Context: one part of a larger RNA
RNA sequence: UGACGGGGGCCCGCACAAGCGGUGGAGUAUGUGGUUUAAUUCGACGCAACGCGCAGAACCUUACCUGGUCUUGACAUCCUCGGAAAUUUGCAGAAAUGCGAAAGUGCUCGCAAGAGAACCGAGUGACAGGUGCUGCAUGGCUGUCGUCAGCUCGUGUCGUGAGAUGUUGGGUUAAGUCCCGCAACGAGCGCAACCCUUGUCUUUAGUUGCCAUCAUUAAGUUGGGCACUCUAGAGAGACUGCCGGUGUUAAACCGGAGGAAGGUGGGGAUGACGUCAAGUCCUCAUGGCCCUUAUGUCCAGGGCUACACACGUGCUACAAUGGCCGGUACAAUGCGUUGCAAGACCGCGAGGUGGAGCUAAUCGCAAAAAGCCGGUCUCAGUUCGGAUUGGAGUCUGCAACUCGACUCCAUGAAGUCGGAAUCGCUAGUAAUCGUGGAUCAGCAUGCCACGGUGAAUACGUUCCCGGGCCUUGUACA
Numbered sequence: 001u002g003a004c005g006g007g008g009g010c011c012c013g014c015a016c017a018a019g020c021g022g023u024g025g026a027g028u029a030u031g032u033g034g035u036u037u038a039a040u041u042c043g044a045c046g047c048a049a050c051g052c053g054c055a056g057a058a059c060c061u062u063a064c065c066u067g068g069u070c071u072u073g074a075c076a077u078c079c080u081c082g083g084a085a086a087u088u089u090g091c092a093g094a095a096a097u098g099c100g101a102a103a104g105u106g107c108u109c110g111c112a113a114g115a116g117a118a119c120c121g122a123g124u125g126a127c128a129g130g131u132g133c134u135g136c137a138u139g140g141c142u143g144u145c146g147u148c149a150g151c152u153c154g155u156g157u158c159g160u161g162a163g164a165u166g167u168u169g170g171g172u173u174a175a176g177u178c179c180c181g182c183a184a185c186g187a188g189c190g191c192a193a194c195c196c197u198u199g200u201c202u203u204u205a206g207u208u209g210c211c212a213u214c215a216u217u218a219a220g221u222u223g224g225g226c227a228c229u230c231u232a233g234a235g236a237g238a239c240u241g242c243c244g245g246u247g248u249u250a251a252a253c254c255g256g257a258g259g260a261a262g263g264u265g266g267g268g269a270u271g272a273c274g275u276c277a278a279g280u281c282c283u284c285a286u287g288g289c290c291c292u293u294a295u296g297u298c299c300a301g302g303g304c305u306a307c308a309c310a311c312g313u314g315c316u317a318c319a320a321u322g323g324c325c326g327g328u329a330c331a332a333u334g335c336g337u338u339g340c341a342a343g344a345c346c347g348c349g350a351g352g353u354g355g356a357g358c359u360a361a362u363c364g365c366a367a368a369a370a371g372c373c374g375g376u377c378u379c380a381g382u383u384c385g386g387a388u389u390g391g392a393g394u395c396u397g398c399a400a401c402u403c404g405a406c407u408c409c410a411u412g413a414a415g416u417c418g419g420a421a422u423c424g425c426u427a428g429u430a431a432u433c434g435u436g437g438a439u440c441a442g443c444a445u446g447c448c449a450c451g452g453u454g455a456a457u458a459c460g461u462u463c464c465c466g467g468g469c470c471u472u473g474u475a476c477a
Stems, first nucleotide, its partner, number of pairs: 001477002003474003007471007015461002019425005026316008034307002042053002064302005070296001073127001077126002079123005087102006107116003129291002132289003138285002140280003143276001145274001150189006156165003169180003195268004200236007209226003214223002239262001242256005318418001322377007334365003339358002344353003384415001389410007431453007
């Protein structure tokens, strides 16, 4: 100087408390451990691994296993020789591949011969190739403490020195934020602001959007209009600016006015010096080592989907604030031409036939659901719950056996609110309800977004956990 203390002081955080809803019990989805297996590819392991890499394993992916192949190679550059490339097609084979057949020339230069570009085949070796090892050789990227308020430097001063001071102290703040004081005076990286979004108003613009007034229609449908809504550009607006009080005449705090918004308005992006030899050599790049008729490469089939069990994260429930049936209302974000697909017809349905319109503020996906109105069920393992299983189908796709999703009929398991323990959340939040998107042929209870309905509680900081500053002890570095 740090680190640590079941030392002290001050302060903060859904850290506790006060509340609301869960997990832990059931069924199931998914990930992991274990076990099994020819293989169940590999990585990730307290917080910070375990719906994680994977924004989507039937083949492919795929790295694993079994079997069948190739050896200048699936891919790149160079050299030699031959042929245009391409196209159609037969046989064997699981395919890779092997053996054939048909037809037949292009482009550039050139009169031609020939040369060249691209592509294919054969040969030769230089080389290719490796998701092989080492993340404890590395770059890059990322997690974490933590959006915590800290981390440092120059000069000066003090100290023999390591170092100290500044950065401590008194107030204050979300903040090393600001003020005052002070052997310090300044400065940098962080904080804040500048950026995006949302909340109010003005203005510009008015189609594909909107409709107050006037006509018109089944319908903003059409004429008309651009007030309003909205869209998307430019501005205004919030600064403790104003008033009162407290305070050291300060910084600031408390209350108030005006205001759409008030003291950082709400949300996001933004992550200092560093810590964990944290994670990643399987995104990529790369040192070293290793393989080179194989640890490379192609193909078929299988596996990653196994199942006594254990754990994590979700979904669905156990019901009446509910289930079922009928009627009826109100969104936002998005996506669509290899696509979204209306009306119509067929089917109980998944879906099918057919195809208007739309390169989309124009057309479509598209029905929002919870809600509201009416009816029914009456506390029961039930008209709750839907697992499991049998049968029949639909769709995608060469192909749904291993191993897809969905529909219909039948079946109708556990489960009556969950031990010890444990998690999230402070407001348009929790809870609850649906909707969209990426990936994607098909496949979502996961992920990322969107809106609808919409709470309770916070006395307080003694205690648990994590963190910041000062101080003290130390046989620790």
The part of an RNA shown here (small-subunit ribosomal RNA, 3' major domain) has 477 nucleotides and comes from an uncultured prokaryote. Its mean pLDDT, the model's own confidence on a scale to 100, is 84. The RNAcentral record of the full RNA draws on ENA. Its Rfam family is "Bacterial small subunit ribosomal RNA". Rfam links the family to the GO terms structural constituent of ribosome and ribosome.